[in-house]
RNA sequence: AAUAGAGUUGGGCAAAUUUUACGAAAGUAAAAGACGCAAAGCCACGGGCCUAAACCAUAUAAAAUGACACGGCAGCCGGGUUGCCAAG
Numbered sequence: 001a002a003u004a005g006a007g008u009u010g011g012g013c014a015a016a017u018u019u020u021a022c023g024a025a026a027g028u029a030a031a032a033g034a035c036g037c038a039a040a041g042c043c044a045c046g047g048g049c050c051u052a053a054a055c056c057a058u059a060u061a062a063a064a065u066g067a068c069a070c071g072g073c074a075g076c077c078g079g080g081u082u083g084c085c086a087a088g
Stems, first nucleotide, its partner, number of pairs: 003087001005085001012037002017032006035075001041081003045078003048073003056066003
């Protein structure tokens, strides 16, 4: 420098669920908790998925319905980027 994750050491993260806070929701943060994870570190760039407040359309007394991401998911896949330990 590139390949690469069978085993090991030191450590790391934390699904569901519960509580509190924020949020229209999806979801996020913190605490508890471990299903799992070798990038389950970081970045919404491509695809995908979730939500639908505002705007818009229909309708209208009010409600309601439809469509929509400028809101999210990095623990859906790919891509980018950084990195512990170990192997040949």
A computed fold for an 88-nucleotide RNA from Mesobacillus harenae, annotated as c-di-GMP-I riboswitch aptamer. Rfam family: c-di-GMP-I riboswitch aptamer. Rfam describes the family as follows. GEMM was predicted in a large-scale screen for bacterial structured RNA regulatory elements. The sequence was found by an Rfam model in a public genome assembly. The organism belongs to Mesobacillus, within Bacteria.